[in-house]
Context: one part of a larger RNA
RNA sequence: AAGUAAGCGAGAAGGCAGGUGAGAAUCCUGCCCGCCGGAAGCCUGAGGUUUUCUGGGGAAGGCUCGUCCGCCCAGAGUAAGCCGGGGCCUAAGCCGAGGCAGAGAUGCGUAGGUGAUGGACAAUCGGUUGACAAUCCGAUGCCACAUGCAGCCGUUUGAAGGAUGGGGUGACACAGGAGGGCAGGUUGAGCGCGCGGGUGGAAAAGCGCGUCCAAGGCCGUAGGGUGGCGUGCAGGCAAAACCGCACGCUGGAAAGCCCGAGAGCUGAAGGGGAGUGAAAACAAGUAACGAAGCGACCGGACCCAUACUGUCAAGAAAAACCUCUAACGAGGCUGCAGGUGCCCGUACCGCAAACCGACACAGGUAGGCGAGGAGAGAAUCCUAAGGCGCGC
Numbered sequence: 001a002a003g004u005a006a007g008c009g010a011g012a013a014g015g016c017a018g019g020u021g022a023g024a025a026u027c028c029u030g031c032c033c034g035c036c037g038g039a040a041g042c043c044u045g046a047g048g049u050u051u052u053c054u055g056g057g058g059a060a061g062g063c064u065c066g067u068c069c070g071c072c073c074a075g076a077g078u079a080a081g082c083c084g085g086g087g088c089c090u091a092a093g094c095c096g097a098g099g100c101a102g103a104g105a106u107g108c109g110u111a112g113g114u115g116a117u118g119g120a121c122a123a124u125c126g127g128u129u130g131a132c133a134a135u136c137c138g139a140u141g142c143c144a145c146a147u148g149c150a151g152c153c154g155u156u157u158g159a160a161g162g163a164u165g166g167g168g169u170g171a172c173a174c175a176g177g178a179g180g181g182c183a184g185g186u187u188g189a190g191c192g193c194g195c196g197g198g199u200g201g202a203a204a205a206g207c208g209c210g211u212c213c214a215a216g217g218c219c220g221u222a223g224g225g226u227g228g229c230g231u232g233c234a235g236g237c238a239a240a241a242c243c244g245c246a247c248g249c250u251g252g253a254a255a256g257c258c259c260g261a262g263a264g265c266u267g268a269a270g271g272g273g274a275g276u277g278a279a280a281a282c283a284a285g286u287a288a289c290g291a292a293g294c295g296a297c298c299g300g301a302c303c304c305a306u307a308c309u310g311u312c313a314a315g316a317a318a319a320a321c322c323u324c325u326a327a328c329g330a331g332g333c334u335g336c337a338g339g340u341g342c343c344c345g346u347a348c349c350g351c352a353a354a355c356c357g358a359c360a361c362a363g364g365u366a367g368g369c370g371a372g373g374a375g376a377g378a379a380u381c382c383u384a385a386g387g388c389g390c391g392c
Stems, first nucleotide, its partner, number of pairs: 014032006033389004041369003047349002051347001052076006061069002081142002083345004088119002093114003099108003123140005143341003147337007161328001165324004173311004179304003184298005190211006212271002216266003223259004227250007235243002275289002312315001355364002371383004
């Protein structure tokens, strides 16, 4: 040269009015406009660790501004028998008494232990806060345990039960298509409410909105699976009435039995609900009240279903659970009633300004939900709910 050139991080976009304030393009409110809508919405892991909420602040951080903030200060906030983890189980892996190897350090490894990313296991709907809620509150359920009462069984003629033991189950691949459903959606001059219009008072057209509800209980449907009884046995490391094997009788494709969505009834004289809507110094669409709830059609990747059919490369384990007896065993089972129920997590972000990228970074980040019109579609365009206009 020069505080010049350039830069202010996606071209989704802002405008106006009112408010607050010393100060406003940038904060708050309202109206209008624009953008996303398989997301730029919602839920939840990992990770973060208070960033959540309320009040206050205005030095720094914020690519401008700032009265605002994921910033600063103070106070507050995370409530569980049944959501997740532990008090249960095992997989790979890891550890590893004895043991083996080695001069040793140490390595390997049996029993055993540990270890979820898997198995097992009891809850739903609604309300409420400034911030939590399957946790609080309301209602209705369920599980385990001990106790009480009732009924039944049993006390040496040994019941129910009872294991670290036997057996079953748990228990599993891939591909395929059909069926039955529910969710969800669309529509209707079915019903209800509001608006509307109109009148002396009413009614009609038209427009808008709404038109539902769980677990659990009863029932056992569509559909799927499966023979039953007796005798014998040296098998299942003891025993067995269990399992297995053999034989006999019997049955015939149906009954019985087992599994089984959904529907129906109940739960519900409950909840929610469009809408109506106060009082009161401010504190409201709050408290309070609360209608209708039907029909038709479309229809899932969800449920029946670990089903069914097919194929070969033949597709975890253990516990829980059922059953069988052994030792044992003097109380046990069922129903009802009231009672008891430990520890840890729970705020908030979570395709992102809160995680990984030195940044409030156009990058990266597992799973679930994912509406409407057009469409084969989760493509694409426009939209709902909801969220945003990307900090000059």

Background
A computed fold for a 392-nucleotide part of an RNA from an activated sludge metagenome, annotated as large-subunit ribosomal RNA, domain III. Its mean pLDDT, the model's own confidence on a scale to 100, is 84. The full RNA is in RNAcentral, with records from SILVA.